[in-house]
Context: one part of a larger RNA
RNA sequence: UUGGGCGUAAAGCGUCUAUAGGUGACUUUUUAAGUCCACCGUCAAAUCCCAGGGCUCAACCCUGGACAGGCGGUGGAAACUGCUAAGCUGGAGUACGGUAGAGGCAGAGGGAAUUUACGGUGGAAUGGUGAAAUGUGUAGAGAUCGGAAAGAACACCAACGACAAAAGCACUCUGCUGGGCCGUCAAUAACACUGAGAGACGAAAACUAGGGGAGCGAAUGGGAUUAGAUAACCUAGUAGUCCUAGCUGUAAACAAUGGAUACUAGGCGCUGUACGUAUCGACCCGUGCAGUGCUGUAGCUAACGCAUUAAGUAUCUCGCCUGGGGAGUACGUUCACAAGAAUGAAACUC
Numbered sequence: 001u002u003g004g005g006c007g008u009a010a011a012g013c014g015u016c017u018a019u020a021g022g023u024g025a026c027u028u029u030u031u032a033a034g035u036c037c038a039c040c041g042u043c044a045a046a047u048c049c050c051a052g053g054g055c056u057c058a059a060c061c062c063u064g065g066a067c068a069g070g071c072g073g074u075g076g077a078a079a080c081u082g083c084u085a086a087g088c089u090g091g092a093g094u095a096c097g098g099u100a101g102a103g104g105c106a107g108a109g110g111g112a113a114u115u116u117a118c119g120g121u122g123g124a125a126u127g128g129u130g131a132a133a134u135g136u137g138u139a140g141a142g143a144u145c146g147g148a149a150a151g152a153a154c155a156c157c158a159a160c161g162a163c164a165a166a167a168g169c170a171c172u173c174u175g176c177u178g179g180g181c182c183g184u185c186a187a188u189a190a191c192a193c194u195g196a197g198a199g200a201c202g203a204a205a206a207c208u209a210g211g212g213g214a215g216c217g218a219a220u221g222g223g224a225u226u227a228g229a230u231a232a233c234c235u236a237g238u239a240g241u242c243c244u245a246g247c248u249g250u251a252a253a254c255a256a257u258g259g260a261u262a263c264u265a266g267g268c269g270c271u272g273u274a275c276g277u278a279u280c281g282a283c284c285c286g287u288g289c290a291g292u293g294c295u296g297u298a299g300c301u302a303a304c305g306c307a308u309u310a311a312g313u314a315u316c317u318c319g320c321c322u323g324g325g326g327a328g329u330a331c332g333u334u335c336a337c338a339a340g341a342a343u344g345a346a347a348c349u350c
Stems, first nucleotide, its partner, number of pairs: 003322004007304002012318001014201004021194003026087003031082001033081002035077009049065006091191001092188001094186001095184005103177007110154001114150003118146004125136002163168001207246005215241002220236004258317006266295011299306002323350003332343004
């Protein structure tokens, strides 16, 4: 490589957009490139295979003959793929009417709590732990009351609930803005799927510059514990956490399950929406579509389990795997301010 695979054994890129490429609905027409048939030419000899023969047999040698296949040419076939032309509406997008939502960005406002500073009352402890101590406190702490300031996060509602490509998204209001779903069936007429390279977004931590700094809190100091204790516990506490503009580009970035389409028993919920029934009306009940869960049949699976949201049955397409360690290391290259990231071996060893 072929083959076989990728939920948990090695293996699905963190997610999306999209170029090349690959693949592609229905009906009719053209053509004959692919495809199929027939014939011709050619593919040296030896070798292999078959038949016959010669060495006493065999190995060996001689004679003859193909099968299968490749390439080229000529003549046909026209179902399928391609090409050509015309159409069609089911895929796809658009229009119109609705609709749900913590989807995104910006601005404004709010209350609870915490801490701090000030003032009043008050007068000895407080804090912390398994137990303590460090710490704070008669220079008046802790407690309590009043008005004030600051920063960060938004209790209840809250859900197995919603939205978003993923990362993620929740106090309230306003402005701008993206996507979805349902219904109507108006116009377009295959405009589709996937996607190497490429580009964009991408938690936390880290980095650069400027702000901000209440609480928490790597590092660090102190107190304990202990044989020791560079820890777990306590008391302090810097970076950070927050904002603005950049940079980094990684996570058990997980559903450890790539995307698209079609088909294949049911049952029980929830969310959105439309219709029917019912009603004064709203419920209730029934049905369709879209999403999100639980359970379960066939089937699949090594088992666990999955099971119309498949890990079932099929097709298309991309990525990836090929014993463990060495090693996601070395070297080289690209990117990055750095930290590092991406790509990525071998010797050796079992």
The prediction has a mean pLDDT of 87. The part of an RNA shown here (small-subunit ribosomal RNA, central domain) has 350 nucleotides and comes from Acalypha hispida. Taxonomically the source falls in Acalypha (Eukaryota, Viridiplantae, Streptophytina, fabids). The RNAcentral record of the full RNA draws on SILVA.